[in-house]
RNA sequence: ACCGAUAAGGGCAAACCGAUCGUGAGGUCGGGGCGCAAAGCCAUGGGACUCGUCGGCGAGUUCGCCAGGCUGCCGAAG
Numbered sequence: 001a002c003c004g005a006u007a008a009g010g011g012c013a014a015a016c017c018g019a020u021c022g023u024g025a026g027g028u029c030g031g032g033g034c035g036c037a038a039a040g041c042c043a044u045g046g047g048a049c050u051c052g053u054c055g056g057c058g059a060g061u062u063c064g065c066c067a068g069g070c071u072g073c074c075g076a077a078g
Stems, first nucleotide, its partner, number of pairs: 002078001003075002011036002016031006034064001040070003044067003047062006
């Protein structure tokens, strides 16, 4: 360095519920805990989704869908 334990100390938090913001996809906070070694960050490419539009298209959402970029804790076996 690759790699990723029935390791240690910690971390994050799906569905669902409550509050709140948004036309919406969804966001935030609290509860919750399915999972996660980048489930940390970035909408850069693709995908999915929403709103407007007859449509081309435009404006958005999602990084816990995939890829890419940046950063990063721990250390058994191999």